[in-house]
RNA sequence: UAGAGUUUGAUCCUGGCUCAGGAUGAACGCUAGCUAUAGGCUUAACACAUGCAAGUCGAGGGGUAACGGGGGAGCUUGCUCCCGCCGACGACCGGCGAAUGGGUGAGUAACGCGUAUCCAACCUGCCUGAUGCCCUUGGAUAGCCCUUAGAAAUGAGGAUUAAGACAGGAUAUGUAGCCUUCCCGCAUGGGUCGGCUAUGAAACAGACAUCAGAUGGGGAUGCGUUGGAUUAGCUGGUUGGCGGGGUAACGGCCCACCAAGGCUACGAUCCAUAGGGGUUCUGAGAGGAAGGUCCCCCACAUUGGUACUGAGACACGGACCAAACUCCUACGGGAGGCAGCAGUGAGGAAUAUUGGUCAAUGGGCGGAAGCCUGAACCAGCCAAGUAGCGUGAAGGAUGACGGCCCUACGGGUUGUAAACUUCUUUUGCCGGGGGAUAAAAAAGCCCACGUGUGGGCUCUUGCAGGUACUGCGUGAAUAAGGACCGGCUAAUUCCGUGCCAGCAGCCGCGGUAAUACGGAAGGUCCGAGCGUUAUCCGGAUUUAUUGGGUUUAAAGGGUGCGCAGGCGGAGAUGCAAGCCAGCCGUAAAAUCGUGGGGCUCAACCCCAUUGAGCGGUUGGAACUUCAUCCCUUGAUUGCGGCAGAGGGAGGUGGAACUCGUGGUGUAGCGGUGAAAUGCAUAGAUAUCACGAAGAACUCCGAUUGCGAAGGCAGCCUCCUGGACCGUAAAUGACGCUCAUGCACGAAGGCGCGGGUAUCAAACAGGAUUAGAUACCCUGGUAGUCCGCGCAGUAAACUAUGAAUGCUCGCGGUUCGCCCCUUGGGCGUGCCGCCUAGCGAAAGCGUUAAGCAUUCCACCUGGGGAGUACGCCGGCAACGGUGAAACUCAAAGGAAUUGACGGGGGCCCGCACAAGCGGAGGAACAUGUGGUUUAAUUCGAUGAUACGCGAGGAACCUUACCCGGGCUUGAAAUGCGACUGACGGCAGAGAGAGACCUCUGCCUCCUUCGGGCAGUCGUGUAGGUGCUGCAUGGUUGUCGUCAGCUCGUGCCGUGAGGUGUCGGCUUAAGUGCCAUAACGAGCGCAACCCCUACCGCCGGUUACCAUCGGGUUAUGCCGGGGACUCCGGCGGCACUGCCAUCGCAAGAUGCGAGGAAGGCGGGGAUGACGUCAAAUCAGCACGGCCCUUACGUCCGGGGCCACACACGUGUUACAAUGGGGGGCACAGCGAGCAGGUGCAUGGCGACAUGCAUCGAAUCAUGAAAUCCCCUCCCAGUUCGGACUGGAGUCUGCAACCCGACUCCACGAAGCUGGAUUCGCUAGUAAUCGCGCAUCAGCCAUGGCGCGGUGAAUACGUUCCCGGGCCUUGCACUCACCGCCCGUCAAG
Repeated sequence: UAGAGUUUGAUCCUGGCUCAGGAUGAACGCUAGCUAUAGGCUUAACACAUGCAAGUCGAGGGGUAACGGGGGAGCUUGCUCCCGCCGACGACCGGCGAAUGGGUGAGUAACGCGUAUCCAACCUGCCUGAUGCCCUUGGAUAGCCCUUAGAAAUGAGGAUUAAGACAGGAUAUGUAGCCUUCCCGCAUGGGUCGGCUAUGAAACAGACAUCAGAUGGGGAUGCGUUGGAUUAGCUGGUUGGCGGGGUAACGGCCCACCAAGGCUACGAUCCAUAGGGGUUCUGAGAGGAAGGUCCCCCACAUUGGUACUGAGACACGGACCAAACUCCUACGGGAGGCAGCAGUGAGGAAUAUUGGUCAAUGGGCGGAAGCCUGAACCAGCCAAGUAGCGUGAAGGAUGACGGCCCUACGGGUUGUAAACUUCUUUUGCCGGGGGAUAAAAAAGCCCACGUGUGGGCUCUUGCAGGUACUGCGUGAAUAAGGACCGGCUAAUUCCGUGCCAGCAGCCGCGGUAAUACGGAAGGUCCGAGCGUUAUCCGGAUUUAUUGGGUUUAAAGGGUGCGCAGGCGGAGAUGCAAGCCAGCCGUAAAAUCGUGGGGCUCAACCCCAUUGAGCGGUUGGAACUUCAUCCCUUGAUUGCGGCAGAGGGAGGUGGAACUCGUGGUGUAGCGGUGAAAUGCAUAGAUAUCACGAAGAACUCCGAUUGCGAAGGCAGCCUCCUGGACCGUAAAUGACGCUCAUGCACGAAGGCGCGGGUAUCAAACAGGAUUAGAUACCCUGGUAGUCCGCGCAGUAAACUAUGAAUGCUCGCGGUUCGCCCCUUGGGCGUGCCGCCUAGCGAAAGCGUUAAGCAUUCCACCUGGGGAGUACGCCGGCAACGGUGAAACUCAAAGGAAUUGACGGGGGCCCGCACAAGCGGAGGAACAUGUGGUUUAAUUCGAUGAUACGCGAGGAACCUUACCCGGGCUUGAAAUGCGACUGACGGCAGAGAGAGACCUCUGCCUCCUUCGGGCAGUCGUGUAGGUGCUGCAUGGUUGUCGUCAGCUCGUGCCGUGAGGUGUCGGCUUAAGUGCCAUAACGAGCGCAACCCCUACCGCCGGUUACCAUCGGGUUAUGCCGGGGACUCCGGCGGCACUGCCAUCGCAAGAUGCGAGGAAGGCGGGGAUGACGUCAAAUCAGCACGGCCCUUACGUCCGGGGCCACACACGUGUUACAAUGGGGGGCACAGCGAGCAGGUGCAUGGCGACAUGCAUCGAAUCAUGAAAUCCCCUCCCAGUUCGGACUGGAGUCUGCAACCCGACUCCACGAAGCUGGAUUCGCUAGUAAUCGCGCAUCAGCCAUGGCGCGGUGAAUACGUUCCCGGGCCUUGCACUCACCGCCCGUCAAG
């Protein structure tokens, strides 16, 4: 010492990106009251108009151009001329200054700067102190005057003249040289006595000479001072010497000669960039970044060069030369330098006044007065920074109005905010005071001391400025905004918009309910400012010294040897370089910290104080270095053993492949998933014998051994390297590591020369395929082998550098030794498991990825890219080294849950198989698509839409279309006003009707509060209009599949796991056993209903055995409660029994018993969830939309269309059948606007009449079956569509558009391609019956009922779906995933 967002479905880690903070000479946007203070061209060292920025001295001089004074002359009395006489003074000679001050940062990587030291190698005008001296002489020159050239700038000639200008002589304590005496020092050397030569002056202020001081400068050295090695070699005055020259002084600074040196990996040279420091910003610090204002140093003055003068310059406002540019010109020639202060243009996002004053501070000159001073002090402009102040304060609820929002007859919020009352007056405005203070001095006079300083008095001086400050008056009066409100990040709602417009620092918002866009309301933060942009530090331990890493995330060099370098065992002594401590010097001031003080406070200013570093000095000696001595444990050697595919060379062996020759032998061989190319009757393949050649070494052989790595395998011989064990004789730290370097280095490749049996890139052919430049097959060349040379890379991997020490154990094994002993021990290697510890985890774990030390190598987000350029190497191929632009917000590691796999294991299902019957072909019915239409209303669309919503579309339904009406509306309701009607009935008119108009009749209640009804107005209404992706509810599907979870515990950093896994078993997560799990919940099962058997109870409308009565006949009647049946309660079935297997659970058996046997059969019942599945048109509901219409009423039409396509069905194609006749046997059910019987009529649908049943009472009868007759295989006596005619019934109405009946007509169709559906037993198939809806019915549909009644299942390889375990994964929108390349368009 603060963190946060962002990779994922979730997790941990690695890692980048981004944010919150501070800062600025800033800029831009919006806004702006005052004061103080600091600041203001970062860009073009670009170009500059104009003015100013360095003069002064008459007490140095000759003089008199201008001004003033004085005097004089002339006269037209206000003009001209004369006199340097006085004040003064232009230009000139001379002195001092102009080298300071002021500006800028171009250059400079340097003794330039900083710091420390030195100069015995130096200079220093003005100033201070000390000593001495100031004698004498001379000639010029500017100015002025005359002449003259030129446009000008500027000259040329002549005459005359002065000085503190210049020059000569004398003097010498000094200085310089030579000789000489004495003393001293860190080397060269320094000081000192005496002698010879050379050398000076102006006066009162002054000058000169010498010495000393002070100040300022010059030089030398140590250390420090940016990046690049894709800059590795640089250097000829270069390095040194001797001798000269030059300088204030040293020096190759310069020169002649001589030598051949000097610098460099501790980075020379080269390239790029840059003024340096005090300091400033940031940071916990270490650091990082910066160098504006202020101070110090340096450099520069249009660019480059040069010197002159001078104490000082190589000189910003001096000179000369060259160059570029600008200006003047009479074209001959001249002039200039704002990086001084203002100012202009230009550049730029961007930076001020052509201001005032020398009053103060400071500077120059002067004796002084004074003059000059764009230094300086002030003022002006700019929110451009910092600090301070204000825009009011107190009270005030009916919580006003208005706005906004909500769950809207009511609330919330704005909000004590406003209004209103009281108070105050900073600031502002009006009008006053105010040199109060900043001021001390100069000059003159006086006093004290006496070169001059101090004191007193007089007089004079203020730009700022009538400013600061301070009274009076006035009046809340003159004064608030900016950004933001999805998360990070403080602060939310409504409306608009609808992937548009836009936002965005990162993640990301916006596709109709946006807290993310725009507006509004409210809120938050800061406030005369607030935001944005740019840049720096921080956060970032994200370059890690403090303080990181390298098995898999980026990262260990392929390996060894080894120079330099770094590091290094034990003991002793010495030195004191590193190290530690005290003291001294320095570390400028300003700044920072601390304390104190002054401006009303603060910012600001002032005073005091603290210091790293460097240098010196004194001391210390543990550690490191250094030196010396010594030791043996590190290292090495010797001696004795031992194992081994270690390396090199030579020789040698057998088997096999191929080839050759010969024999036998005959039609194929070979090859593949299947084939073909190929070989073969010219004799292959096969087989035998012999021969040739090359390459590789079967078994042994292994989890083996050896080697530094690459790598090494038949056997024998020779040469040779290393390890290990034992011993403890020798040396005595001889060691470890290693940049550059050197060497080795698989396969493939290259060069030359051999060799070539096999195999085999390229290539050819055959297949496969949509294609197949591949995989497969037949051939086949380089190559594979040897020698010599090059090359130098690999997933060169243990993805793990080398060395040393330390740290629990178990097991196996190689080699050696010891006790010789099934076994144990000591070493050396190799392998497996594990403790602690480590690690993100996986894992590592004495062969560490543990704990430590030393050295080397390497990493710093992904892509671009190991690419480009450059250099080095190579014959080439190529290798080594190795970027940037641009782009993304990730890329990545390990592990987790799922899903998935043409992965594995186990298991199930009419899933396949085995069967039976269908669909797909025909006609029709019905639904859908499409098309059509005014409309063909809407929805449903793989499985999971399509005889579905619809369990009844002629009108209605109806939502659609056309046309005609109504507008508080067809229905409900609040309020206000009015009325007592409205309305009903009847009739009339027009009209398609709704509706409109008209006529007649009838017509309120009351407790008087009102109720009721209507009209008008208004708020509501109404909507099958939109959104099923805003929703509730309901439903489909996976799936009646066996799964889905929780609590506690345990494991894991965590996501998560365990439980739920494993073995056996089951229809089942059903149960048993085992078990860090133990239990539990939702599912399964059971409980419920129907059905099958029995018992008990009760019995009418059901039944009828017994008794009686009766009929043509019938439980028809009296009776009965036995039976059947009805319906209520019970029972029964549980692997209970037996046998076999099994620990158990359980399984098996033509088992027993039983009506039923292992879930007896069927139904209801659908876990957590999935498909944004379906439905806003069943209903409900948020939001949006319409309101004389998207509401509502009516007439008609449509939903029924029809080239076509699909789904679901019906009927058939016939003889197991059709037709005719005869005769049997059910069950579920519904019924009064109904179901029916009987009688009559009709061929019939049906009609009429009578009767019965609100139903165990009535109707009530089934068909297939069975029996007899007929048909005789055909488009038929099959099939019945379509059509014609005639009817019946329902209904207001059968035209579009009903059903049924009769007669006639008699279509397609002769068993259905690819493909596909259902079904495992009372099932399929087949036969009829009933019901709902309903006036009727397009029902062949749906839901039920019973009758007849099969076949087959070896089995789980395969298809489909599902469950569990496991494995892989770059998928998680989850394989209908992800993703790569090419092409095309933009």
A computed fold for a 1386-nucleotide RNA from an uncultured bacterium, annotated as small-subunit ribosomal RNA. Its Rfam family is "Bacterial small subunit ribosomal RNA". Rfam links the family to the GO terms ribosome and structural constituent of ribosome. The prediction has a mean pLDDT of 82. RNAcentral holds the sequence, with entries from ENA and SILVA.